[in-house]
Predicted 3D model of RNase P RNA and transfer RNA as a complex of 474 nucleotides.
The coordinates come from a structure-prediction model, not an experiment, and the mean pLDDT is 78.
Rfam match: Bacterial RNase P class A. Rfam describes the family as follows. Ribonuclease P (RNase P) is a ubiquitous endoribonuclease, found in archaea, bacteria and eukarya as well as chloroplasts and mitochondria. It is annotated as a ribozyme.
RNA sequence: UCAGUUGGCUGGAUGGCCGCGCUUGGCGCUUCGUUGCGCUGUGUGAGGAAAGUCCGGGCUCCAUGGAUACACGGUGCCGGGUAACUCCCGGCGGGGGCGACCCCAGGGAAAGUGCCGCAGAAAGUAAACCGCCCGGCGUCAAAACCGGGUAAGGGUGAAAGGGUGCGGUAAGAGCGCACCGCGGAGCUGGUAACAGAUCCGGCAUGGCAAACCCCACCGGGUGCAAAACCGAAUAGGGGCGGUGCGGAGCUUCGUGCUCCUGGCCAGUAUCCAGGCUACCGUCCGGGUUGGUUGCUUGAGGUGCAUGGCAACAUGCAUCCCAGAUGAAUGGCCAUCCAACGGCGCAAAGGCAACUUUGCUCUGUGGACAGAACCCGGCUUACAGGCCAACUGGACGA
RNA sequence: CGGGGUGUAGCGCAGUCUGGUAGCGCACCUGCCUUGGGCGCAGGGGGUCGUGAGUUCGAAUCUCGCCACCCCGACCA
Numbered sequence: 001u002c003a004g005u006u007g008g009c010u011g012g013a014u015g016g017c018c019g020c021g022c023u024u025g026g027c028g029c030u031u032c033g034u035u036g037c038g039c040u041g042u043g044u045g046a047g048g049a050a051a052g053u054c055c056g057g058g059c060u061c062c063a064u065g066g067a068u069a070c071a072c073g074g075u076g077c078c079g080g081g082u083a084a085c086u087c088c089c090g091g092c093g094g095g096g097g098c099g100a101c102c103c104c105a106g107g108g109a110a111a112g113u114g115c116c117g118c119a120g121a122a123a124g125u126a127a128a129c130c131g132c133c134c135g136g137c138g139u140c141a142a143a144a145c146c147g148g149g150u151a152a153g154g155g156u157g158a159a160a161g162g163g164u165g166c167g168g169u170a171a172g173a174g175c176g177c178a179c180c181g182c183g184g185a186g187c188u189g190g191u192a193a194c195a196g197a198u199c200c201g202g203c204a205u206g207g208c209a210a211a212c213c214c215c216a217c218c219g220g221g222u223g224c225a226a227a228a229c230c231g232a233a234u235a236g237g238g239g240c241g242g243u244g245c246g247g248a249g250c251u252u253c254g255u256g257c258u259c260c261u262g263g264c265c266a267g268u269a270u271c272c273a274g275g276c277u278a279c280c281g282u283c284c285g286g287g288u289u290g291g292u293u294g295c296u297u298g299a300g301g302u303g304c305a306u307g308g309c310a311a312c313a314u315g316c317a318u319c320c321c322a323g324a325u326g327a328a329u330g331g332c333c334a335u336c337c338a339a340c341g342g343c344g345c346a347a348a349g350g351c352a353a354c355u356u357u358g359c360u361c362u363g364u365g366g367a368c369a370g371a372a373c374c375c376g377g378c379u380u381a382c383a384g385g386c387c388a389a390c391u392g393g394a395c396g397a
Numbered sequence: 398c399g400g401g402g403u404g405u406a407g408c409g410c411a412g413u414c415u416g417g418u419a420g421c422g423c424a425c426c427u428g429c430c431u432u433g434g435g436c437g438c439a440g441g442g443g444g445u446c447g448u449g450a451g452u453u454c455g456a457a458u459c460u461c462g463c464c465a466c467c468c469c470g471a472c473c474a
Stems, first nucleotide, its partner, number of pairs: 001393010012336007020045003024041006047368001051379002054377005059223001061221002064273007072219005077091005092106001093104004107214002112212002114208003129154002131150006162180006181203001182201004187196003227293004237284006246260005262277004286473003300319008337366001339364004344359006398470007407423004417454001425441005447463005
């Protein structure tokens, strides 16, 4: 200097004027009352994704907790992190790249079932179409025909029952041998996935589980329009469906209390313990489109130290950082910064056309996108700029 | 704001669960029929299966991401 890889940061800056939401102070009016209104001041006011709503959790209600079995859904190499996760970190194995590095739903196909279209002789207990070889027949010799051997070669296909080489054979074949692959056994290293070498086996077991399935582990539903309270209004209504109001005793005669039995209790069934038991579902019609809580202090941010390869954890200090509800976070002006365009000037290169760089003036003009109960992730969108580490090439010293 | 569903020819829909040829009706085009048109008869054309990846020999179909559209959900009694 060119090309590239990985990780991180940023997402225009400053000032003035006007305006909006929330918080809080002062003043004035008002009210039983910080009850309400107005004026004015202080503080504060979008994001890395606030998005998609794809996962995990907090929280909320659903009449409940535990155990077992079944069903349904999800996850799937190993170890660690975390409140938890399908997330993150570090390894292992496989694949790609010269390399930095990147990608992988990566358990089981020797439990079973199923599928493998077309082509091809044969597609899963393998299989002779061509070819090769042997025998018979035939012949001068062949071809053709008949019987058998053969998976080395051709052809089909995504895939043809280990691969390469040598030997062997009538031709061939793990038929034999060497190396590689595969399977099994114990050994060594490692927490483990796994790796390494040794011995044995002549090869049995094609692929698909993002097909059913098997194994291991995990999982109740519902989403702040959850839920609770205050106030207002209406015809406190009607249709359909389901179901209870069972028995005995006491009685202060109030469906009040006790017991027995039945029914119900968050996927289904059973069991244990405990609880609940008179309304519930749906449709039509009617009314209100008010307020408060939930609501923002939280697995919170920042800095330092310690432990750890890292994700992360622990300790100390410090900070408070939007809470709207048709929904605030905006508009204008000035200067500057990055980017793009134009006139002019200067320098360098070049025969020239022209190119590159710098300066003055001027114009355009700021990516994706906007909180709505809150967190941790993932995914997707994103103009431009900056930093760090690393890789490959060229040139110079 | 939350939840659910759909996307296949110009239009309305099958096919997706269980992967291998994309089909039906209307519409469109050509020919016949008719004096002409309609109806009818015969034949034909037209599809990135919303989109981008992955699994597989092979994807409309299975899995994941994205896009567009549609539907439902306030409270009281």